The RNA shown here (transfer RNA) has 73 nucleotides and comes from a Holosporaceae bacterium. Its Rfam family is "tRNA". Rfam classes the family as a transfer RNA. The coordinates come from a structure-prediction model, not an experiment, and the mean pLDDT is 81.

[in-house]
RNA sequence: GCCGAAAUAGCUCAGCUGGUAGAGCAAUUGAUUCGUAAUCAAUAGGUCGGAGGUUCAAAUCCUCUUUUCGGCA
Numbered sequence: 001g002c003c004g005a006a007a008u009a010g011c012u013c014a015g016c017u018g019g020u021a022g023a024g025c026a027a028u029u030g031a032u033u034c035g036u037a038a039u040c041a042a043u044a045g046g047u048c049g050g051a052g053g054u055u056c057a058a059a060u061c062c063u064c065u066u067u068u069c070g071g072c073a
Base pairs, nucleotide, nucleotide: 001072002071003070004069005068006067007066010025011024012023013022019056027043028042029041030040031039049065050064051063052062053061
């Protein structure tokens, strides 16, 4: 330099035939316990890497771009 993949909650990842953003773990609160752990219930946490475009509507489609990983040279 060329090709491909990935970026979504604190972490690991779903969700991409466009239509209110989710799960597990972690966190907080409550119940249970003499207390802790475990268990159960609830709550909070995100402008979906960045910018622009298309659309009534974009995590999802298009363009540019940043970072990371892999392959080729």
Taxonomically the source falls in Holosporaceae (Bacteria, Pseudomonadota, Alphaproteobacteria, Holosporales).
The sequence was found in a public genome assembly.